[in-house]
Context: one part of a larger RNA
RNA sequence: GAACGAACGUUAGCGGCGCGCUUAACACAUGCAGGUCGCACGAGAAAGGGCUUCGGCCCCGGUAAAGUGGCGCACGGGUGAGUAACACGUAGGUCAUCUACCCUCGGGUGGGGGACAACCCUCCGAAAGGAGGGCUAAUACCGCAUAAUGCCGGCAACGGCCAAAGCGGGCCUCUCCAUGGAAGCUCGCGCUUGAGGAUGAGCCUGCGGCCCAUCAGCUUGUUGGUAGGGUAACGGCCUACCAAGGCAGAGACGGGUAGCUGGUCUGAGAGGAUGAGCAGCCACACUGGAACUGAGACACGGUCCAGACUCCUACGGGAGGCAGCAGUGGGGAAUCUUGCGCAAUGGGCGAAAGCCUGACGCAGCGACGCCGCGUGAGCGAUGAAGGCCUUCGGGUUGUAAAGCUCUGUGGGGAGGGAAGAAUAAGGGCAGGCCAAUACCCUGUCUGAUGACGGUACCUCCUUAGCAAGCACCGGCUAACUCUGUGCCAGCAGCCGCGGUAAGACAGAGGGUGCAAACGUUGUUC
Numbered sequence: 001g002a003a004c005g006a007a008c009g010u011u012a013g014c015g016g017c018g019c020g021c022u023u024a025a026c027a028c029a030u031g032c033a034g035g036u037c038g039c040a041c042g043a044g045a046a047a048g049g050g051c052u053u054c055g056g057c058c059c060c061g062g063u064a065a066a067g068u069g070g071c072g073c074a075c076g077g078g079u080g081a082g083u084a085a086c087a088c089g090u091a092g093g094u095c096a097u098c099u100a101c102c103c104u105c106g107g108g109u110g111g112g113g114g115a116c117a118a119c120c121c122u123c124c125g126a127a128a129g130g131a132g133g134g135c136u137a138a139u140a141c142c143g144c145a146u147a148a149u150g151c152c153g154g155c156a157a158c159g160g161c162c163a164a165a166g167c168g169g170g171c172c173u174c175u176c177c178a179u180g181g182a183a184g185c186u187c188g189c190g191c192u193u194g195a196g197g198a199u200g201a202g203c204c205u206g207c208g209g210c211c212c213a214u215c216a217g218c219u220u221g222u223u224g225g226u227a228g229g230g231u232a233a234c235g236g237c238c239u240a241c242c243a244a245g246g247c248a249g250a251g252a253c254g255g256g257u258a259g260c261u262g263g264u265c266u267g268a269g270a271g272g273a274u275g276a277g278c279a280g281c282c283a284c285a286c287u288g289g290a291a292c293u294g295a296g297a298c299a300c301g302g303u304c305c306a307g308a309c310u311c312c313u314a315c316g317g318g319a320g321g322c323a324g325c326a327g328u329g330g331g332g333a334a335u336c337u338u339g340c341g342c343a344a345u346g347g348g349c350g351a352a353a354g355c356c357u358g359a360c361g362c363a364g365c366g367a368c369g370c371c372g373c374g375u376g377a378g379c380g381a382u383g384a385a386g387g388c389c390u391u392c393g394g395g396u397u398g399u400a401a402a403g404c405u406c407u408g409u410g411g412g413g414a415g416g417g418a419a420g421a422a423u424a425a426g427g428g429c430a431g432g433c434c435a436a437u438a439c440c441c442u443g444u445c446u447g448a449u450g451a452c453g454g455u456a457c458c459u460c461c462u463u464a465g466c467a468a469g470c471a472c473c474g475g476c477u478a479a480c481u482c483u484g485u486g487c488c489a490g491c492a493g494c495c496g497c498g499g500u501a502a503g504a505c506a507g508a509g510g511g512u513g514c515a516a517a518c519g520u521u522g523u524u525c
Base pairs, nucleotide, nucleotide: 001525002524003523004522006521007520008519009518010517013373014372015371016370017369018368019366020365021331026329027328028327030326031325032324035071036070037069040068041067048059049058050057051056078284079283080282088208089207090206091205092204093203094202097201098200102197103196104195105194106193107192108191109190110144112142113141119134120133121132122131123130124129150161151160152159153158166189167188168187169186170185171184175182176181177180210256211255212254217247218246219245222244223243224242225241226240227239228238229237259281260280261279262278263274264273265272266271286307287306288305289304290303309320310319311318312317337363339362340361341360345359346357347356348355349354376406377405378404379403386397387396388395389394410466411462412461413460414459415458416457420452426446427445428444429443430442431441432440469514470513471512472511473510474495475494476493480509481508482507483506484505490497491496
């Protein structure tokens, strides 16, 4: 000199864009942060309508909560404890692998069965919750059939094995009951099996990046083989047996510290330091362990066991996990609102309308940082008054003020007022599909919706009125005099000042530097 997730002191007008627990991975009150689908299924309140003897009954509504079922909950969001490791970075490998939803292509979608919730009844419990009996549906569950381009065996021929579910819209052109339906036709969404793709992931390998030798030897599933088990998959991953190996001064083993990277800061560079925010990867979710479900987890807002802690209890027993967003206590030099909205972007579910979304978009607080603007502009000398200094002549503050002429950014008032909105449902037209002028699909025209917010911005009015401080002035280092003090009180980054004229202490006048900031402290180069 530069930098900072900074803090502290004094001061402080506005705006834009960012950033904001670096400490206790300490404990958490309260609210919210993951649901959705009635176009999978059974059942079905309330509101509404009708009747009524006012007890209720019926119809409609197929709506809400709950239940079965499907998909999601493995994403998104947080944190950095652990980890010196194939964790990360980089370059490869996988003939040793998996991949829901999505895309392309091929085949199939036949015929049956038995349950369990919800519901009803009985019972236990303070509660959380649970037990028994009875009824019932499905895209839930289970057989049977079918079976290759799939899997297994085989050199081959060939042999063996495995699946499924329906739902919604439209039409009566042909058959049957005859308003209209059934079969049927057709369209869409599904289901099942296989091949390929895309995406995501698992595993393996080379190389690379910390400190300590006052850590020198370490290792028995250890190193390798055979056989088996296990996995999506190779493998001591696991087991039995066999062999006695394997690593190490190019640092094994042990100890300390630490998430890694793109990057960031500094520097002419080489390098050094660092890993906040943003982005990629990893790890973790009160502590330790375990598996279940699933395409995917050994699963932050799932389950089980153990532990510590907190809470409820009728003392028998139960409940909980903010390192999600706010917020509280505590720790600390120190770090924000228990805000608004799903309008946009993105995600989940759904055919869609839509619902959910503390992701996200915004607003609030904080000079924490960067950037921009303002605190007025021009003229104005008797160089006014006052202050300070003085050699008493004057000098300086100083064009500074006053005064005159203007301007109106910011502030205040009034009025106008966005972009961010594209799509979707619906409607019109055209094309495709089809037996069809239906339905459905595609294109085009039309066509709701704004949290921010009456915000940005624009116009008018208003008055120079409401907006400047901080540090320093001995040398380094830009800036000097007076008074007070008298080795005292004090200053200080280094050298050093102060013991009676102190440019170094304190105050004043003046000056210098930076400026909504200026200094100090800490840390890095």